[in-house]
A computed fold for a 380-nucleotide RNA from a Pseudomonadota bacterium, annotated as Bacterial RNase P class A.
Rfam family: Bacterial RNase P class A. Rfam classes the family as a ribozyme.
Taxonomically the source falls in Pseudomonadota (Bacteria, Pseudomonadati).
RNA sequence: AGAGUAAUCUGGACGGUCGCGGCAGGCGUAACGCCUGACGAGGAAAGUCCGGACUCCACAGGGCAAGGUGCUUCGUAACACGAAGGCGGGGCGACCCGACGGAAAGUGGCACAGAAAACACACAGCCUAAGCGGUUACACAAGUGUAACCGCCGGCAAUGGUGAAAAGGUGCGGUAAGAGCGCACCAGCGUCGUGGUGACACGACGGCUUGCCAAACCCCACCUGGAGCAAUCCCAAAUAGGGGGACGCUUGAGCGUGGCCCGCGCGAUGUCCCCGGGUAGGGAGCUAAAGGUGUAGGGCGACCUACACCUUAGAGUAAUGACCGUCUCGAAGGCUACUAAGCCUUUAGACAGAAUCCGGCUUAUAGGAUUACUCUCGGA
Numbered sequence: 001a002g003a004g005u006a007a008u009c010u011g012g013a014c015g016g017u018c019g020c021g022g023c024a025g026g027c028g029u030a031a032c033g034c035c036u037g038a039c040g041a042g043g044a045a046a047g048u049c050c051g052g053a054c055u056c057c058a059c060a061g062g063g064c065a066a067g068g069u070g071c072u073u074c075g076u077a078a079c080a081c082g083a084a085g086g087c088g089g090g091g092c093g094a095c096c097c098g099a100c101g102g103a104a105a106g107u108g109g110c111a112c113a114g115a116a117a118a119c120a121c122a123c124a125g126c127c128u129a130a131g132c133g134g135u136u137a138c139a140c141a142a143g144u145g146u147a148a149c150c151g152c153c154g155g156c157a158a159u160g161g162u163g164a165a166a167a168g169g170u171g172c173g174g175u176a177a178g179a180g181c182g183c184a185c186c187a188g189c190g191u192c193g194u195g196g197u198g199a200c201a202c203g204a205c206g207g208c209u210u211g212c213c214a215a216a217c218c219c220c221a222c223c224u225g226g227a228g229c230a231a232u233c234c235c236a237a238a239u240a241g242g243g244g245g246a247c248g249c250u251u252g253a254g255c256g257u258g259g260c261c262c263g264c265g266c267g268a269u270g271u272c273c274c275c276g277g278g279u280a281g282g283g284a285g286c287u288a289a290a291g292g293u294g295u296a297g298g299g300c301g302a303c304c305u306a307c308a309c310c311u312u313a314g315a316g317u318a319a320u321g322a323c324c325g326u327c328u329c330g331a332a333g334g335c336u337a338c339u340a341a342g343c344c345u346u347u348a349g350a351c352a353g354a355a356u357c358c359g360g361c362u363u364a365u366a367g368g369a370u371u372a373c374u375c376u377c378g379g380a
Stems, first nucleotide, its partner, number of pairs: 001376010012327007020040002023037006042351001046362002049360005054228004066224005071085005086100001087098004101219002106217002108213003123160002125156003131152010168186006187209001189206007232284004242275006254266004291310008330347007
């Protein structure tokens, strides 16, 4: 200098004008309006995928079913999260990825091809040692023997071919040909020993060997009651129902007729009063919390402990916005300078937006910054 890996931070600043939200103070007679003041989104507020707090309902205890989790240890309120490790895989490396318990409890599946896909099998092929039969040649004691060849009965699974996968792999020995049949090394399994909290690692010995799929049923271990802030609780109007009471029912309770009386009209399925439930509406839940920052201590780390300091978004169909100016930063172009930079012009600034709260995960994100590490090339 180039190419990468991991982790972290930031997510424009200041001023002005207009506007929005609830709050506090003040003014106006009230509903409400006006004025002033400070305050008013995020790293993901998002997806709503996990886990909890909180609330109501259910609940003696145990089991079944159903669902979830699935290498180990630790952290945590808890988790499908995190940390440190183990094992397997990828990368030259920094480093990255993994639903990573059990296939020797049982059931089931393995297309096509292939002889055979799991109680192994025999298509091509290899062998003729043992047994039986035949042909030819030779020998002789003349119906037997020997040799070669052919067939039957048999032996084999090394080689070829098929397949994603073929019954441990490679080599040597062995054999009629072969085969863990024997041996050496390797893989796997089991037992023992050593190390480790553990997953597991290393070593010795053993018989030689057991296909793959559990994100198929299943087995094993552990976990899980249901619904969710539209939870839940409180206050509570009009109208119409419900319960009770009083008066009245044509000898008229009561209502209307602008205050009173008469009159007039309405009036019995009536009028008035009280009680209770619910609705509209209002309030609580509601934001100071498993909070943050700093220092010290413990721990490899996630994290934990102590002390000090800091901290008003809280709406309720839902406010947190728009414009202008200056500056910073990024990009492009130009100029002055000449290796250090300065100036001018234009232009971009993302993803997105609280809704009970908290811990995670996942996804989106213009541009900028920092730290540690790796590989390659060059120079001293």
The RNAcentral record of the sequence draws on ENA. The gene name in the source record is rnpB. The coordinates come from a structure-prediction model, not an experiment, and the mean pLDDT is 77.